Description
The RNA shown here (transfer RNA) has 73 nucleotides and comes from an Abditibacteriaceae bacterium. RNAcentral holds the sequence, with entries from ENA. Rfam family: tRNA. The family's RNA type in Rfam is transfer RNA.
[in-house]
Order: sequence, then structure tokens, then C1' cells
RNA sequence: GCGCCCGUAGCUUAACGGAUAGAGCAAGUGGUUUCUACCCACUAGGUUGGGGGUUCGAUUCCCUCCGGGCGUA
Repeated sequence: GCGCCCGUAGCUUAACGGAUAGAGCAAGUGGUUUCUACCCACUAGGUUGGGGGUUCGAUUCCCUCCGGGCGUA
């Protein structure tokens, strides 16, 4: 250089083109406990890597750029 794959919350991730983008862990608050842990309940946290396009509607499809991984000379 070329080809393929990936990028969604602090971390790991789900989501036929049609919910207010949903979970687990972590975090916070409360309950429980003499205290801590465990456990239970609740809460907050997302420009879905950036930009553009297609569409009534894009996390999803197309183009481009950025970052990462694999293969190849």
C1' cells in the first nucleotide's frame, strides 16, 4: 500500500431501518448490620468515534476521515 473486522455509559456488551438506545459490573443514595462485607431497593451516568449522504425515520444502509486489530507483498 491492498483486503477484512471492530469503535455504543468508567469497564464488558445488547439492540429486523420504527420504544424515551437496554443490560451486567463499577459508582452514588437508602434499607439491613454494633461496624464492614454480602444481600435487597432505588438513582445517576450515552453528542452510539468525527463529518456528510440515502430515508418519513439511521446504532443499523452508503461515502469519507480518525483510532484499533488481523491477514498479505